Description
The RNA shown here (Bacterial RNase P class A) has 405 nucleotides and comes from a Pseudomonadota bacterium. Its Rfam family is "Bacterial RNase P class A". It is annotated as a ribozyme. The gene name in the source record is rnpB. The model forms 96% of the base pairs in the Rfam consensus. The RNAcentral record of the sequence draws on ENA.

[in-house]
This record gives sequence, C1' cells and structure tokens, in this order.
RNA sequence: GGAGCUGGCUGGGCAAUCGCUGCGUAACAUCCGCAAGGAUGAAGCGGGGAGGAAAGUCCGGGCUCCAGUGGACAAGGCGCCAGGUAAUUCCUGGGGGGCGUGAGCCCACGGAAAGUGCAACAGAGAAUAGACCGCCUAAGCAUCCUGGAGGAGCAAUCCGAAGUGGAUGACGGCAAGGGUGAAACGGUGCGGUAAGAGCGCACCGCGUCGGUGGUAACACUCGACGGCUGGAAAACCCCAUCUGGAGCAAGGCCAAAUAGGGAAGUCGCAUUGGAAGCCGCAAGGCCGAAGGUGCAAGCGUGAGUCCCGCGUGCUUCCGGGUAGGCUGCUAAAGGGCUGCGGUGACGUAGCUCGUAGAGGAAUGAUUGCCCUCGACAGAACCCGGCUUACAGGCCAGCUCCCCCU
Repeated sequence: GGAGCUGGCUGGGCAAUCGCUGCGUAACAUCCGCAAGGAUGAAGCGGGGAGGAAAGUCCGGGCUCCAGUGGACAAGGCGCCAGGUAAUUCCUGGGGGGCGUGAGCCCACGGAAAGUGCAACAGAGAAUAGACCGCCUAAGCAUCCUGGAGGAGCAAUCCGAAGUGGAUGACGGCAAGGGUGAAACGGUGCGGUAAGAGCGCACCGCGUCGGUGGUAACACUCGACGGCUGGAAAACCCCAUCUGGAGCAAGGCCAAAUAGGGAAGUCGCAUUGGAAGCCGCAAGGCCGAAGGUGCAAGCGUGAGUCCCGCGUGCUUCCGGGUAGGCUGCUAAAGGGCUGCGGUGACGUAGCUCGUAGAGGAAUGAUUGCCCUCGACAGAACCCGGCUUACAGGCCAGCUCCCCCU
C1' cells in the first nucleotide's frame, strides 16, 4: 500500500418565526358561598415531546381476568454438553461436523438394530440385494471325443457298459473388473481359489465392552471382543423435555338524562270480608282492622247529568346497565461510570442521571446559513431477545499478500 474478518458508535447541524400535544405555574372570566374559600374554563410564561430498528408480531417474561390447586389425554414447540437469566427456541463458554491460506464463518447436531412407510430417471439389482457385459468349469450335470469289459455274426464287420483323459456349455459357480446411478451392502495388501469372496490374516475404518482424561458433550499413539445391518426422522413414529386459556378493546373505580326492574309509603267510592273490641243473663246486636274485587279520579267546560275524545296513579328509596369521566400509564428485571468476582454471558457494591404518555390519536411547517447534501422508517400496557429494512460516516482489535528499512 492492497484485500479482508470481528465487535462497537452514529443516523445532518445551527438560528429565527408560526403552530400541535401533555406537564407545571397562572392573569382573567363564569358559577357557588355571608365569608374564608371552592369548582370550571383559560390568555401568557417555563419546561418535556419517536427509533435503532418504534417494523414483523416470531419466541420469552411481567401485569390483569378466567375462584384456587393437582393429574391424565390431545395438540404444539424444542432437541450435542455445561453455564447465564425473571424466562426463552435467546446469550456465553465448550464438544462434534463442514467451509476458508488465515482472522473467522456456517450447522433442527437425540434415535434408522422398536415398528410402518419412502427413494423419480437410469440400472441386472435401491435393502429378505442383484447378474447386463465379464470371469470360471474344481465337484455335479448335458453333448461330443477317448476308451474298450462284454455281446451279435461262419466271416468281413457291427453294437457297446465301466473307468481314464480331453473339448464345448449353462437352466451351474462368482461378484474381482466394466457399466447405471445422488447412493450398489466397508478400504488397501497378502494368502487363498476353478474363478472369486471377511473365506483367512495384517493394517485402516466401524461397532460393543472395558481403561484413562474431562462436571459433561466428548477425546485417546490404550486393551479386549465382533467379520461388520447403506440413506433419509424439516415422513409418520419412539425417547427426553417445555407449554392451562385469553389479552390494556386485559382489568378496576365513579356514574347523567330517558326507558325499564325492585321495595316502601300514601290517595276517593262501592262491594266482599270478617280480626280485635263493646252492649246483653242469653238469643243476638253494635262497631268494624287486614286482605280480595270492581269502578272512578284529572282535562277538554262556570255548575250538574249524559255522550265523546285525551289521559289514567303520586311520592321516596334501592340496584344493574348505557353515554360520559377517572384509572391501569410509564421509575423500568431502567441508563451511565467506577470497584470487586467470573475465561465469558453475567452477578454484585457504591456514586450518578431523570428519559413521550396520546386516545381517531400530538411530536410539524416556513425561511436563512453550513457540511461529507442526509438511508430505512412513526410510539399506543411494559420489558428481554430474535428476524427483517437501512444512504453515509467514525472507532477499536485481528488476518493474509506485496513493497521499503
């Protein structure tokens, strides 16, 4: 100088003017009150006012309600080990595997010998392996040659068993080599064989058991045993483990008008009813509460009657719901610095900071100046993570290559 890796920070700045929305203060106005004072509204002034992702709503937790608690099944998630945490599928450290010269990066990383299912095309055969080309003919078999016991014939000659050896062969043996495929039932070598093959042996690989190291995952130039059952579980499944449901429109409090619900009191007349009481020697009589039933009332109309129309209890109290209001609501598992413990995530102690809280939803607009000319994007109960989007700038540590001294 070039090319990279990892971690962190930042996300236009300044000023003026005009607004918006909470908070504090509050002139003033209105109302209540004898007053002191209170309630409502509110000019002005002061101060606060989006993010690293506020996003996706994918995980985890707080909080709230479902009365509380335990268990089973279902369903869903997660899946190497240890630790951190309120908790997690997150984070840290470690193990194993893969990629990169390296810094470093990536991995749903339990079980396929519990069971069921799957593997297109090609290929002989795709998991109870298989035979297209090829290799072999030892044994057995088939055909031929050899062979010649024996038999037939007067003879020439003919027929011909066994055995031996040979040739050919597959409807026999093999799976080394070729070929197909993403994948072909461990690899190399020697022995072995008719040819071959874990068939035997050595080494490598694999598995099981043991030993050693490690908290563990796991590792080992360790020992013994087993000739050695591929892939895929992000197919079902098995094992282990976790999860009750709904969500701030959760939930809590106050509570109008109108309508409706309940309770108590009260109001005229008639009729029914007959408690209690009174009179009487008695028979009987008098008075007549509660309750039941029915009708009316008031207005149109000064009065009465009839008809018609309208209306048809009154007062007080209680409780539920609606509108509306208040709350939940932002100080939180909070941020920063320093010390200590820890490899680290993190924990802990001290000091310090004060940081939106709306409710159809504020956080904006204009102008001027400057620069490297400005990306993705807008809170809605809160917090911890993950993922996704993102112009540009800055810092720290580290790696590889080239050059110079």